Predicted 3D model of a 356-nucleotide RNA (Bacterial RNase P class A).
The gene name in the source record is rnpB.
It matches the Rfam family "Bacterial RNase P class A". Its family is annotated with dimeric ribonuclease P complex, tRNA processing and ribonuclease P activity in the Gene Ontology. It is annotated as a ribozyme.
The sequence is in RNAcentral, with records from ENA.

């Protein structure tokens, strides 16, 4: 320098003129006006997981149901993160894997094919037979995503792990290393008869439900009527059941209201430094306060600059003119994941080439 791969940061700047929202102060009887501070994001998004918080037995048992699934760690918790293992792709950096169990049982394997799961015999080969055919066989051919391990030999009528040698796989026992998944090594066993568990199922671990319109307080308005059911236990605790609670509950018609306050943002918070750890992360210490809402405010224009892209001018350097500055927007709060994004900046590593 070229190509690749992984990660981090950023998401226009300044000034002016109008405009919006909360809060505070001041003015006004009031509608409202003035001043000051503050006022979206890395994803505020999708609402897909996990928690906090609140109420329902101080949240209980069993069944059913759901989720997760290599190992070790992190965490409040997780389906997330970190490190490692195994398998696959790549020369490599690195990336990908819904990664337990198919010797517990059941099911399924389309089409093709003779045969698809305690295999099978179409062509072929061999034996018998005049032939038709019968028997043996699974090496060779053919079908298929998949057909009983591969190569060579012994053997045989022809053949076959039937037997032997080597190679590959599997299982058992033992040793070494590792916390472990696992790796490496030795001996033995011809064990070699598939796949599928995002099919039922089995094993291990985890999970009660509803959600801030949760839930609580205050103020105000109104008018009740009819029916059903219930202390022989209703309603409620997501389903069933056990258990708990203990007096209302449900439907129809009619009437009234649709206001205020709390919850509400200071928190598993953010930043710096030190220490422990490979890391995720943890501990200590110092500093900081960064929206809170009610159907919901944070915008628009102009000027200068900042990049970069496209177009015009020009032989070119050039920089004069025009156009373009993404995705998107809080609503109880956190931790993740996933998805969208005009562009810009920085760094690690790998491969190749050239020069020293």
């Nucleotide at each position: 320098c070229g190509g690749g791969u992984c990660g981090g940061c950023u998401g226009g700047a300044c000034g002016g003129u109008c405009g919006c929202g909360u809060u505070g102060c001041g003015g006004g009887u009031g509608a409202c006006c003035g001043c000051a501070c503050c006022g979206a994001g890395g994803a505020a998004c999708g609402u897909c997981c996990g928690g906090g918080c609140u109420c329902c037995a101080c949240a209980g048992g069993g069944c059913a149901g759901g989720g997760c699934g290599g190992u070790g760690g992190g965490u409040a918790a997780c389906a997330c993160c970190c490190a490692c293992c195994c398998g696959g792709a790549g020369c490599a950096a690195u990336c990908c894997g819904c990664g337990a169990g198919a010797c517990a049982g059941u099911g399924c394997c389309a089409c093709a094919g003779a045969g698809a799961g305690c295999a099978g015999a179409c062509c072929g080969c061999c034996u018998c037979g005049a032939a038709a055919g019968a028997g043996g066989u699974a090496a060779g051919g053919g079908u298929g995503a998949a057909a009983g391990g591969g190569u060579g030999g012994u053997g045989u009528a022809a053949g076959a792990g039937a037997c032997c040698a080597c190679c590959g796989g599997g299982g058992g026992c033992c040793g070494u290393g590792g916390u472990g998944a696992c790796a490496c090594g030795g001996c033995c066993c011809g064990c070699c008869a598939g796949g599928u568990a995002a099919a039922c199922c089995u094993c291990g671990c985890c999970c009660g439900g509803a959600g801030c319109a949760a839930g609580g307080c205050c103020a105000g308005a109104c008018a009740g009527a009819g029916g059903a059911u219930g202390u022989u236990g209703a309603c409620g605790c997501g389903g069933c059941u056990c258990g708990c609670c203990g007096a209302g509950u449900c439907c129809u018609c009619g009437g009234g209201u649709a206001g205020g306050c709390c919850g509400c943002u200071g928190g598993a918070g953010c930043g710096g430094c030190a220490c422990g750890g490979c890391a995720a992360c943890g501990u200590g210490u110092c500093g900081c306060c960064g929206a809170g809402a009610g159907a919901g405010a944070u915008g628009a224009c102009c000027g200068u600059c900042c990049a970069c892209g496209g177009g015009g001018c020009g032989c070119a350097a050039g920089c004069c003119c025009c156009c373009g500055g993404a995705c998107a927007g809080a609503a109880c709060c956190c931790g993740g994941c996933g998805u969208a994004c005009a562009g810009g900046c920085c760094g690690g590593c790998c491969c190749g080439u050239u020069c020293a």